[in-house]
Molecule: transfer RNA
Organism: Streptomonospora salina
RNA sequence: GGGCGUGUAGCUCAGUUGGUAGAGCCCCCGCCUUACAAGCGGGUGGUCGGAGGUUCGAGUCCUCUCGCGCCCA
Numbered sequence: 001g002g003g004c005g006u007g008u009a010g011c012u013c014a015g016u017u018g019g020u021a022g023a024g025c026c027c028c029c030g031c032c033u034u035a036c037a038a039g040c041g042g043g044u045g046g047u048c049g050g051a052g053g054u055u056c057g058a059g060u061c062c063u064c065u066c067g068c069g070c071c072c073a
Stems, first nucleotide, its partner, number of pairs: 001072007010025004019056001027043005049065005
């Protein structure tokens, strides 16, 4: 230098054909318990790496760019 993959909540990851951004864990509150843990119920938390474009509408499609991983030279 070229190619491929990947980036979504504090962490690990889903997200279908473009149509309200989700799960588990963590954290907070309540129930339960003499108490703690476990269990059950509820809740907080997101510019979807960044910028631009297409579209009525983009996590999803297109372009550029940044980080990480792999391959080729």